Predicted 3D model of RNase P RNA and transfer RNA as a complex of 450 nucleotides. The prediction has a mean pLDDT of 77. Rfam match: Bacterial RNase P class A. Rfam classes the family as a ribozyme.

[in-house]
């Protein structure tokens, strides 16, 4: 200095506010005094739960969707964790070269392509169907150039991609026509829970690529709605119901007196139920956190011991000032040059809960650990 | 909260069962015409296919994560 992976992400102090909880204390408010007050992603809402309603509910099959090497982990999960296989890189041996190979490192959406269906621009002879442009052979015409008949797929040429590589035998010239390694296919025998390995014995093995195309196959899987779910209380007004009911209101605190309203099609009073505003639950004890051991490679499990830690509803968690810390920019000292010291500033991330967990993912100044790698 | 759908020139919009120089109009700039102008004709320049990765032989097109915009309900 690079990379991965974790950790934390300013401190103290005054001083003006805000939420809430105790307690002073009251019918209650206000007041006063002590507590507690964002995140590691609270955020994107991308997956998987919990909890509440509705509908469906006996069981099955299984649409839409989803996941998709193997085993574990988890309440679950597309999530983790540890393996397998493939590709790169690097690098030890071995070899003249190609290549092979311990070892280390990254990456990896990695089920199926002889169950169908589709698609493979251009070029090329052919792009999946048995196909020959250049060429090689052999055989007829013909002095010859070259034409015709057949054979062949090793060259050569075209493309991302050409019918297993590869060296031999063999032939007119060729070819898995035939051997030897390698590569694939099927069976078997070890090891492994498995994925798969290592081996052997057989097939000489045209039928390619895409499934982040349609599909197939295996697993999952009641639908939907979401805290504005949902549950309790419960003003005012108008309307209903039921019941008394003949008087009820204003001017006016009483009386007279006078104006409204009404008198069984009921003025006014009284009760009731549904529910609106509004209030209170839900709402902070949970698949919780911290921490010591124990088991495991490891995700992660168990024991014991400790804690209680925000709860607003238009939505509190802040705003100022004053030191310190970190990084810098100028200017000075200071040095061979750098360290490094002083001084006036500037800057101190990304970002804010809103029913609650488990991940995933995306932002993030800068400091701090452990591992690798590379310089000096 | 929940469903959805959209991003392509300066501006409206084609191209989304993958195929190679990514088009169209109108606007822009240069030229023709005309005594100038406007129409007309003719040529030109303008794209990180919003952005990153992946899969393929090849992506505007398929996937998958961001980013911005909108609509539909309560």
């Nucleotide at each position: 200095a690079g990379c991965a992976g974790g950790u934390c992400g300013g401190g103290c102090g005054g001083u003006c506010g805000c939420u809430u909880c105790c307690g002073g204390u009251u019918a209650a408010u206000c007041c006063c005094g002590g507590g507690a007050g964002a995140g590691g992603a609270a955020a994107g809402u991308c997956c998987g739960a919990g909890c509440u309603u509705u509908c469906a509910a006996g069981g099955g099959c299984g649409a839409a969707g989803a996941u998709g090497c193997c085993u574990c982990g988890u309440a679950a999960c597309g999530c983790g964790a540890g393996g397998g296989g493939g590709c790169c890189g690097g690098g030890c041996u071995c070899g003249a070269a190609a290549g092979a190979u311990a070892c280390c490192g990254g990456c990896u959406a990695c089920g199926g392509a002889c169950a169908g269906c589709g698609c493979c621009a251009c070029a090329g002879a052919a792009a999946a169907u048995a196909u020959a442009c250049c060429g090689u052979c052999c055989g007829g015409c013909g002095c010859a150039a070259g034409u015709u008949g057949g054979a062949u797929a090793a060259g050569g040429g075209u493309g991302a991609a050409a019918u297993g590589g590869c060296g031999g035998u063999g032939u007119a010239a060729g070819a898995g026509a035939c051997c030897a390694c390698c590569g694939g296919g099927u069976c078997g025998g070890c090891c492994g829970c498995a994925a798969g390995g290592c081996u052997g014995a057989u097939c000489g093995c045209a039928u390619g690529g895409c499934a982040a195309g349609c599909c197939c196959c295996a697993u999952c899987g009641g639908a939907a709605a979401g805290a504005a779910a949902g549950g309790c209380c419960a003003a005012a007004u108008a309307a209903g119901a039921g019941g008394a009911g003949a008087g009820a209101g204003g001017c006016u605190g009483c009386c007279c007196g006078u104006c409204u309203c009404a008198u069984u099609c009921g003025a006014u009073c009284c009760u009731c139920g549904g529910g609106u505003a509004g209030g209170c639950c839900g709402c902070a004890u949970g698949a919780u956190c911290c921490u010591c051991g124990u088991g495991g490679c490891g995700a992660c499990a168990c024991u014991g011991g400790g804690a209680c830690a925000a709860g607003a509803u238009a939505g509190a968690u802040g705003g100022c000032c004053g030191c310190c810390g970190c990084u810098u920019u100028c200017g000075g000292a200071g040095u061979a040059a750098a360290a490094u010291c002083c001084g006036c500033g500037a800057g101190u991330a990304c970002a804010g809960a809103a029913c609650u967990c488990g991940g995933c993912u995306u932002a993030c100044a800068g400091a701090c650990c452990u591992g690798c790698u590379u310089g000096a | 909260g929940c469903g959805c759908c959209c991003g392509u020139a300066g501006c409206u919009c084609a191209g989304u069962a993958g195929g190679a120089u990514a088009g169209a109009g109108c606007g822009g700039c240069g030229g023709u015409u005309u005594c100038c102008u406007a129409a007309a004709c003719c040529g030109c320049a303008g794209g990180u296919c919003a952005c990153a990765g992946g899969u393929u032989c090849g992506a505007a097109u398929c996937c998958u994560g961001u980013c911005g915009g909108g609509c539909g309900u309560a």